A computed fold for a 73-nucleotide RNA from an uncultured Gammaproteobacteria bacterium, annotated as transfer RNA. The coordinates come from a structure-prediction model, not an experiment, and the mean pLDDT is 82. It was read from a public genome assembly. Its Rfam family is "tRNA". The family's RNA type in Rfam is transfer RNA.
RNA sequence: AGGUUAGUAGCUCAAUUGGUAGAGCAUCGGUCUCCAAAACCGAGGGUUGGGGGUUCGAUUCCCUCCUAGCCUG
Numbered sequence: 001a002g003g004u005u006a007g008u009a010g011c012u013c014a015a016u017u018g019g020u021a022g023a024g025c026a027u028c029g030g031u032c033u034c035c036a037a038a039a040c041c042g043a044g045g046g047u048u049g050g051g052g053g054u055u056c057g058a059u060u061c062c063c064u065c066c067u068a069g070c071c072u073g
Stems, first nucleotide, its partner, number of pairs: 001072007010025004019056001027043005049065005
C1' cells in the first nucleotide's frame, strides 16, 4: 500500500434478505432470611464508532473517515 472481518446497554452477544432495538451477566429496588448468599419478581440503562447519501422509513443499502484483528506484498 491492497484485500478482508468486526465496532449495538457497564461486559458478552442477538436483531429472520429496510418497518418503532432485545437477551444473558452485572447494577438498583422488592419478596424471602435473625443477617447474608441463592432463588423469584420488577426497574433503570442505547444519539447502533463519526460524518454524509439513497428512501415515506436505515443497526440493515451506498460513499468516506476512525479504531481493532487477520491475509497478501